Formats: sequence, structure tokens, C1' cells
RNA sequence: GCCCUCGUAGUUCAAUGGAUAGAAUAUCUCCCUCCGAAGGAGGCGAUGGCCGUUCGAAUCGGCCCGAGGGCA
Repeated sequence: GCCCUCGUAGUUCAAUGGAUAGAAUAUCUCCCUCCGAAGGAGGCGAUGGCCGUUCGAAUCGGCCCGAGGGCA
């Protein structure tokens, strides 16, 4: 330099172009307990950036940024 895969919550993962982006775990509050742990209920929290396509984009396209791999 060229090609491929990938980027979603603190972390690990979902989501046929269409409903308010959903779980687990973590964290916080409450219940439970003599106090904790476990368990139960609830809250907070995310689509790497820009532009485009579309009635509608996490999803499709382009460029950039970042991670991994292959070739030279």
C1' cells in the first nucleotide's frame, strides 16, 4: 500500500429497513435479614464521527477514526 471482518449501556451480547434499540451482568434505591450474602421489585445507562439513499437507517452506500486478521 491492497483486501477481509468488526465498532451498540461500565462489561458480555441481541435487534427482517418499520413499535418507546432488548437482555444478562455491574451500579444505585427499596423490600427481605439482627447485619450481610442469596433472593424479590424498581431506577439509571448505549448505536464511533460526518454525509448520502429511503416515507422510515443500529441495519444499505461513501469518506474518515479506531480494533483485529490476511497478502505484499
This is a predicted structure of a 72-nucleotide RNA (transfer RNA) from a Parcubacteria group bacterium. It matches the Rfam family "tRNA". The family's RNA type in Rfam is transfer RNA. The prediction has a mean pLDDT of 82. RNAcentral holds the sequence, with entries from ENA. The organism belongs to Bacteria candidate phyla, within Bacteria. RNAcentral records the identical sequence in 2 taxa.